[in-house]
């Protein structure tokens, strides 16, 4: 300096140094009324985030089981996100991600109103593609 992402400014306090408190923006989640939507037993459900689903192979568990469930690993695809010589929008074509966490039997939408967040992580030889602004 610049990129992804809400994670960013400002004052103050303390201080080998990663933390407090206010404020402002930014993001999120709880919550009428109208409006939606009502399918009830097993397999609970929700939420943050692009980060969901499908499938082969091994291994563990339940189990009367060459079936079915439940879990963990390795692969291959995918909903979907990101980057690719000023900004936006679309299309090609290349290249990465496709992860973790959180509530705790509960959560449609939601004015008022209540609550939480505000980390993190990368980076230096590359499409000067193609339309439209």
């Nucleotide at each position: 300096c610049g990129c992804c992402g809400a994670g960013u400014c400002c004052a103050g306090g303390a201080u080998g140094u990663c933390u407090c408190u206010g404020g402002a923006g930014c993001c999120g989640g709880g919550g009428a009324c109208c409006c939606a939507g009502g399918u009830u037993c097993c397999u609970g459900g929700g939420g943050u985030g692009a980060g969901u689903c499908c499938g082969a192979c091994c291994g563990g568990g339940u189990g009367u089981g060459u079936g079915a469930c439940c879990u963990g690993g390795u692969u291959g695809g995918u909903a979907g996100g990101g980057c690719g010589u000023u900004c936006u929008u679309c299309c090609c074509c290349g290249c990465c991600c496709g992860a973790a966490c959180c509530c705790g039997a509960c959560a449609g939408c939601u004015a008022a109103c209540c609550c939480g967040g505000u980390a993190g992580g990368c980076g230096g030889c590359c499409g000067a593609g193609g339309a439209a602004g």